[in-house]
Small-subunit ribosomal RNA from an uncultured rumen bacterium, 1513 nucleotides, folded computationally. The prediction has a mean pLDDT of 81. Rfam family: Bacterial small subunit ribosomal RNA. Its family is annotated with structural constituent of ribosome and ribosome in the Gene Ontology.

RNA sequence: AGAGUUUGAUCCUGGCUCAGGAUGAACGCUGGCGGCGUGCCUAACACAUGCAAGUCGAACGAAGCACUCUAGUUGAUCCUUCGGGAGAUACUUUAGUGACUGAGUGGCGGACGGGUGAGUAACGCGUGGGUAACCUGCCCUGUACAGGGGGAUAACAGUCAGAAAUGACUGCUAAUACCGCAUAAGCGCACGAGAGGACAUCCUCACGUGUGAAAAACUCCGGUGGUACAGGAUGGGCCCGCGUCUGAUUAGCUAGUUGGUGGGGUAGAGGCUUACCAAGGCGUAUGGGUAUCCGGCCUGAGAGGGUGGACGGACACAUGGGAACUGAGACACGGUCCCAACUCCUACGGGAGGCAGCAGUAAGGAAUAUUGGGCAAUGGGCGAAAGCCUGACCCAGCGACACCGCGUGAAUGAUGAAGGUCUUCGGAUUGUAAAGUUCUAACAAGUAUAAGAAAGCGAGGAGUACUAAAAAUGCUUCGAGUUGAUGAAGGUACUAGAUGAAGUCAUGGCUAACUCUGUGCCAGCAGCCGCGGUAAUACAGAGAUGGCGACCGUUGUUCGGAAUCACUGGGCUUAAAGGGCACGCAGGUGGAAACAGAAGUUGAUUGUGAAAGGUAAUGGCUUACCCAUUGCACAGCAGUCAAAACCAUGUAACUAGAGUGAUGUAGGGGUGAGUGGAACUCCUGGUGGAGCGGUGAAAUGCGUUGAUAUCAGGAGGAACGCCGGAGGCGAAAGCGGCUCACUGGACAUUAACUGACACUGAGGUGCGAGAGCUAGGGGAGCAAACAGGAUUAGAUACCCUGGUAGUCCUAGCUGUAAACGAUGAGUACUAGGUAGGGGUGGGAAUCCCUGCUGGAGCGAAAGUAAUAAGUACUCCGCCUGGGGAGUAUAGUCGCAAGGCUGAAACUCAAAGGAAUUGACGGGGGCUCACACAAGCGGUGGAGUAUGUGGUUUAAUUCGAAGCAACGCGAAGAACCUUACCCAGAUUUGACAUUACUGGAUUAGUUUGCUGAAAGGUAAAUGACGCUCGCAAGAGUGGAACAGCAACAGGUGUUGCAUGGCUGUCGUCAGCUCGUGCCGUGAGGUGUUGGGUUAAGUCCUAUAACGAGCGAAACCUUUGUCCUUAGUUACCAGCGGGAGAGCCGGGGACUCUAAGGAGACUGCGCGCGUCAAGCGUGAGGAAGGUGGAGACGACGUCAAGUCAUCAUGGCCUUUAUGUCUGGGGCUACACACGUACUACAAUGAUAAGUACAAAGGGGAGCGAGACCGAGAGGUGGAGCGAAUCCGGAAAAGCUUAUCUCAGUACAGAUUGAGGGCUGCAAUUCGCCCUCAUGAAGUUGGAAUCGCUAGUAAUCGUAGGUCAGCGAUACUACGGUGAAUGUGUUCCUGAGCCUUGUACACACCGCCCGUCAAGCCACUGAAGCAGGGUUAGCCUGAAGCCAUCGACCCAACCGAGAGGGGGGAGGUGUCCAAGGAAGAUUCUGUGACAGGGACUAAGUCGUAACAAGGUAACC
Repeated sequence: AGAGUUUGAUCCUGGCUCAGGAUGAACGCUGGCGGCGUGCCUAACACAUGCAAGUCGAACGAAGCACUCUAGUUGAUCCUUCGGGAGAUACUUUAGUGACUGAGUGGCGGACGGGUGAGUAACGCGUGGGUAACCUGCCCUGUACAGGGGGAUAACAGUCAGAAAUGACUGCUAAUACCGCAUAAGCGCACGAGAGGACAUCCUCACGUGUGAAAAACUCCGGUGGUACAGGAUGGGCCCGCGUCUGAUUAGCUAGUUGGUGGGGUAGAGGCUUACCAAGGCGUAUGGGUAUCCGGCCUGAGAGGGUGGACGGACACAUGGGAACUGAGACACGGUCCCAACUCCUACGGGAGGCAGCAGUAAGGAAUAUUGGGCAAUGGGCGAAAGCCUGACCCAGCGACACCGCGUGAAUGAUGAAGGUCUUCGGAUUGUAAAGUUCUAACAAGUAUAAGAAAGCGAGGAGUACUAAAAAUGCUUCGAGUUGAUGAAGGUACUAGAUGAAGUCAUGGCUAACUCUGUGCCAGCAGCCGCGGUAAUACAGAGAUGGCGACCGUUGUUCGGAAUCACUGGGCUUAAAGGGCACGCAGGUGGAAACAGAAGUUGAUUGUGAAAGGUAAUGGCUUACCCAUUGCACAGCAGUCAAAACCAUGUAACUAGAGUGAUGUAGGGGUGAGUGGAACUCCUGGUGGAGCGGUGAAAUGCGUUGAUAUCAGGAGGAACGCCGGAGGCGAAAGCGGCUCACUGGACAUUAACUGACACUGAGGUGCGAGAGCUAGGGGAGCAAACAGGAUUAGAUACCCUGGUAGUCCUAGCUGUAAACGAUGAGUACUAGGUAGGGGUGGGAAUCCCUGCUGGAGCGAAAGUAAUAAGUACUCCGCCUGGGGAGUAUAGUCGCAAGGCUGAAACUCAAAGGAAUUGACGGGGGCUCACACAAGCGGUGGAGUAUGUGGUUUAAUUCGAAGCAACGCGAAGAACCUUACCCAGAUUUGACAUUACUGGAUUAGUUUGCUGAAAGGUAAAUGACGCUCGCAAGAGUGGAACAGCAACAGGUGUUGCAUGGCUGUCGUCAGCUCGUGCCGUGAGGUGUUGGGUUAAGUCCUAUAACGAGCGAAACCUUUGUCCUUAGUUACCAGCGGGAGAGCCGGGGACUCUAAGGAGACUGCGCGCGUCAAGCGUGAGGAAGGUGGAGACGACGUCAAGUCAUCAUGGCCUUUAUGUCUGGGGCUACACACGUACUACAAUGAUAAGUACAAAGGGGAGCGAGACCGAGAGGUGGAGCGAAUCCGGAAAAGCUUAUCUCAGUACAGAUUGAGGGCUGCAAUUCGCCCUCAUGAAGUUGGAAUCGCUAGUAAUCGUAGGUCAGCGAUACUACGGUGAAUGUGUUCCUGAGCCUUGUACACACCGCCCGUCAAGCCACUGAAGCAGGGUUAGCCUGAAGCCAUCGACCCAACCGAGAGGGGGGAGGUGUCCAAGGAAGAUUCUGUGACAGGGACUAAGUCGUAACAAGGUAACC
């Protein structure tokens, strides 16, 4: 930093997706160790159990316990002088002591610490200020005090009630508990009068008078504590500026509301509260939704965006709600009271409770830990202290949840082992990897051992700071002692052995990494594009590879990429996007110049910006994460000082913007009134007499009751021809006969006046085509709807005949258009050329308006270009993927139709713009072709042949399918062929190679039996080489053969896996390349234009210049001539011969076969660009490619062929192979193609007679001769062929018959008899003879071939082949025409151009209804639930107020009584609750509605080409 994805390709727009980071995470697989962090995001759901806030005896009384003491009693035991003494133990008692115990009074603390995030959009939080409007326990400093009294009460005891909780009464008692009195200031309050100061209300100081309020003791005698006041510190309260999510489909809200005065209240300002007065206040309000906020955290280059878990600060809450009490502090998580819900106990009368403390349980959930240890440390409470308490905290446990670190070994090791995988079978790879050898021992495990530290607290000592000096306190240091829960890290030694320790995801592209097998649009994958239909690098498995690694992958969320909301940093002609047009309030912006002041602005400085975090350096853990120290940074906010350019403001002033005035000009600008002619229709009358009208063609319609046509007269309404013009005017919509009246704007000239008065413009207001609506007129023509006629498969259309609203006028409404230049308004600047309209000017020139063209620039391109889409500025409007949808809903406007504002669910991976190349068009231009036309002959009708389809069959083998399958593969199916069917056999095989074993019993030959044959079986006969040996013989070897194993075999499958070959467009003239140039690019140019050609053939023009494959030429053949040669061909002249080139001979001719010549638009004339070329003529055998052939560009059709052959994969292997016999491929209601023969006289028949070319012949052609009526037979001369043979050419010509008939035409069919081939002729051959003698009399719609030696017609030959179904095919010659010289149409093709929504390319694409499935949504009678809420009723607890007839210790009083207090009552406020509403949200709802989606449903064909009626609004 980018990448994939719209297209055939391109550029752009634009969305979707991916790669990165992060996480309180979850899920899948796997899992060795340690450190450091972290862990209910859901139900602020409900909670069993334990613990989480106590402490002080140095405040107090009493009780208990222990100990000591006093006294007494007891009296074990010991001693004894036996008198007694000592005396354990136990009990009682006095006084006392206590690190004792649990209650109580009292003090301090339970307002901290800990949890949670429900509520809250707020002075809640953040930040900066204010408090002259306040409070502050404990702590510190200072000043002054602490005198003297009193009455109670809990505990306790007793009685009573109750299940309990608890309570009542009587009696006793203490205090640092409580209450008077004294004292009293510099304290409070009130009044008075004074000084100083200030920031608005005010503040400070000193004075006078009056008035008010204090205290507590304890003690270890060191001290601690108490009261009042002042100050400090700390902590808080309140107020203010600024900032703080979302939507206007929430636009108005507000009565204590805004302000004032008086009263009240508070620590304190204040409508905080109350009475009265005034009518204000706010509007980014109000109401709805969502949400604790911040330091920070994540991401990002930054600006931003997201987030607020852990840690820290603030706030709020403590089952839901309300309330106060106490207190320095609370309206109080582990306090109180009340209401409510829930749970528990109960003796049913009543009671108890609150884990959002730590653990833990249940539930919810994808999901989140132990009912652990300890107060040793840090901190907190109490205490003088020891100490006690502390689920704060410190630790441990669980979880790979995250981050960091370490390990799972190291070195060596090539027979490149085995195994696996792949393979072209050679090998490659896994792979130095392993094994093996040599080592090491960090971690984990085990054993042993030394040291016993760090850290905290800390009596006391020393130093130092503060101070005049001390004390106290802080800091530094030494440090007795103490604690040590947990319990390290680390060190040392030893033990054994690489032993204990690797997975996960991916491997089509993005994106690093590839093969095999299985599967066969199945199973499956997939983040996007997309894979899978028999050769899947995309599924599954395996091997290999890549990534990361104690983790890996997936899912969710978030930032990034995304400049895809654009402040930094986007756009609006055509891609989404300029409001239909104007005026204009607010707002925003604004010409030149002077002075002032300093709000903005800029600079400097000060404060703040907590700590943690960030960052830099350094240091501490072996490293790192982590931690520490120091420095830096921190947007911003506030104070002070300064500057004065700019902006704002004020004052005075300028004329260039803007406006006014004056003089003129052009104009369909607007409104109203009047008026004119043409046309049209209707009416009246005349003439006239059969049609008119209309169309592609018709019909409906009108007309003898007189139309159309024509003449005259009249009536009516609407629109204004020519002029008229990319001409004019207007803001736009729009405006057109003529005249008049009223009226708006523009421009030019002038330079008198004003002096920035300007621009834009959210809301707002006005104007606003057509259609439509309301009311009233009017109505000629035209014309939705409607009717009829046509067209059509249908035709609710296009066409025709009619025709009503409407179109016109008046008065209103509607408010929309592709209201378009698809281009908002204004200002300034930036090359030219040219045209038109309006001015001024003598002219040069110049101003305004409207067009065309064009450079730079801009633009994705098309294009735009002084009328910008260029360069800048100001203001407004609008856009953010396609569809859903301009729909639903809500609001608002409207009489309605409908308009304006305007979503979401769901769904797709595109939708779109411009341009490019093709293809296509019932688009255009040019051109060609037997394409049509002009002709000739056919096919389609008949019979037969042949091929195909279909049907049939045991089988009728297979393939070919529009042209380009169908007399095609097949140049020849009786057996064979043969692939098909039936039957019988066979299994290393009919055929090939190799290895092993056997191999003289063999192979071969002959014969017998069996069988349809194949085959099976039996018998006989039956070799060879080499070595040794005299020989007999022995040994050995290979071929055949037999066995066994690899393998053979397959016309089985896939032509959509292929090679090769072939068809076709098409012998059409095209198809490309190199370099250059143009274009961002796909691409273009060249190859286009003008001519010309059969031709991209040639010429010319030319940003192209050249080249290649095609065309042409080269090749073959044919047409003329020459040279050479002369047998088997030829024979002119000469000779011979009965005849025949037969012989001698000839080399002239024909011919043969070699080589040459010839034709090139070469020559003349004309046309043409002085060209290419064309036309014509001459000459010539041939003339413009002389005729014919071979030769087939880039490519198209997944065209054809796996059955010619070859071949990958798959399938088969006693069969899908092989052999044999028989059958079938030859079937036959039918349909089609291609041919033959005919239908006759241009003929048929009979007789005679003439002239070819090419090709064939040895298992061959076969002569003469003889036999047969013939097919043919006998026989065998000659010939491997310019020699011999087949061999006769036929049409033709001559003569004769037939005389228009189903015939003397035609020959099918059938019968009989023969011949030939062959092993065989029945299924199923050909030929001959005789007989038979069908259809057919020229063929419907339609359709084929052919342009000259062609069509037509006539015969001949060959291949295949035993024979033949050949009428086929391939060749050959004979006779031998007609027509056209054109391109309108049909078909096909080429080039250029145009349109396109096509690119599988028109056999394309694509729209809507209906039918089916599925999904989400909308409406809906209603039903259910939640929130909010005005008014009404009721009104717990509680504060306050008030009453208080009842009750009461302290003070006063001699007393009565007073003062003061209380129980209780009432009232205001008020939680919960109640009844009937209002409003809003959600769920559900019979039925209804459209929408999206879904390979192959129905009907049509609306759009894209002129889409067949141009499309669209």